A computed fold for a 96-nucleotide RNA from a Bacteroidota bacterium, annotated as SAM riboswitch aptamer (S box leader). Its Rfam family is "SAM riboswitch aptamer (S box leader)". From the family's description: The SAM riboswitch is found upstream of a number of genes which code for proteins involved in methionine or cysteine biosynthesis in Gram-positive bacteria.
[in-house]
Parts: sequence; C1' cells; structure tokens
RNA sequence: CCGCUAUUAAGAAAGACUGAGGGAAUGGGCCCAGUGACGUCUUGGCAACCCGGGUGUGCCGGGUGCCACAACCUACCUGAUUAAGGAAUGAUACGA
Repeated sequence: CCGCUAUUAAGAAAGACUGAGGGAAUGGGCCCAGUGACGUCUUGGCAACCCGGGUGUGCCGGGUGCCACAACCUACCUGAUUAAGGAAUGAUACGA
C1' cells in the first nucleotide's frame, strides 16, 4: 500500500519538558489554547482486538491501542426535523 474483515455515541488522570497553535483531509460551524493547548517522556488508568496459559472457571501474562467535546457537528443518499438510518472517508485491531 492492500482487505466482500471487525469495531468505532460507553470507558479512562496527574506530573515534567517544550512553546503556538490544535481538534485527519476541504468548506461552513463549534470547542480547546501563554490560567500553557498540540507534541514528547514518566507514572497511573480504561478495556477494543490479537497471542499464550488456565478453565466449575470467567483470571494471569504478553503485543498493539486508547484516556476533551459522538471520529466535536455538518456537508453524500433516504427520510424528516431526533443518539433516525445508510454510504463515503478517517482511526484501531487482525491478516498476507
């Protein structure tokens, strides 16, 4: 990169460093941010997938992942005025 694959409205905190934008892409909104966002590291936590062990047991170990707002909302389709449904795209896991 790819996949007739699965999940994606639940869940989960602090400290340090850095120093300006960030929330995937484009538009329109909305939110976070020098009262330090984003990112990195440490500790802690959540529990989705995979591997191994065990199994009148539902745990243990390991590999990734995740810990603002629904993947922040919306734009495409069908409807109707909503956590409606679907698709597309993204993310995560697994696979060759």
The model forms 97% of the base pairs in the Rfam consensus.